Predicted 3D model of a 171-nucleotide RNA (Lysine riboswitch aptamer).
Of the family's consensus pairs, 96% are formed in the model.
Rfam family: Lysine riboswitch aptamer. Its family is annotated with lysine biosynthetic process in the Gene Ontology.
RNA sequence: AAGCAUGAUGGAGGCGCGGUUUUCAUCAGUAGCUCCCGGAAAGGUCGGGGAAGACCGGGGAGUGAAAGGGGACGCCGCCGAAGGGUGACCGCUUACCCCGGGCGGGCAUUCCUGGGCCGACGGAGAAUAUCCGGCGGACUGUCACUUAUAAAGUGGAGCGCUGUCAGACCU
Numbered sequence: 001a002a003g004c005a006u007g008a009u010g011g012a013g014g015c016g017c018g019g020u021u022u023u024c025a026u027c028a029g030u031a032g033c034u035c036c037c038g039g040a041a042a043g044g045u046c047g048g049g050g051a052a053g054a055c056c057g058g059g060g061a062g063u064g065a066a067a068g069g070g071g072a073c074g075c076c077g078c079c080g081a082a083g084g085g086u087g088a089c090c091g092c093u094u095a096c097c098c099c100g101g102g103c104g105g106g107c108a109u110u111c112c113u114g115g116g117c118c119g120a121c122g123g124a125g126a127a128u129a130u131c132c133g134g135c136g137g138a139c140u141g142u143c144a145c146u147u148a149u150a151a152a153g154u155g156g157a158g159c160g161c162u163g164u165c166a167g168a169c170c171u
Base pairs, nucleotide, nucleotide: 002171003170006166007165008164009163010162011161014079016078017077018076019075020074022072023071024070032063033062034061035060036059037058043056044055045054046100047099048098049097050096082113083112084111085109086108087107089105090104091103092102093101114140115139117137118136119135121133122132123131124130142156143155144154145153146152
């Protein structure tokens, strides 16, 4: 001086990720409310069971939402961005108890996913919207290998790749 474990710090991928204001459609001519007619119990209130017997209730006319879930523009924060699985916990799912399912929340987790797009399937959803999941397909960033380079092909995974700085032991 160089190489290497490792550490610090910066960066890239692109229909990139998350949050959110506004707006628009959906939900829905639904719920609710008002009036009229009828009725007095069949039925309903996520599924099953128990206890109890709460609430609603059929038709017409008028009026007529909202939440949750989304699209678009903008803004903000970002590049394990983030999403999912699993675990216990908390809340909601009319009201009491039990079992199950679903939704939401923060926490934990060396469990999975490089990225978006398209497709069929499964799940969530009022939904044909949209979201989630692994799978298949082509594409794309990256690294490794084949190759004289490129092109092309094969393979890998973000615990990756790349710039800079530091760098023990060892060579």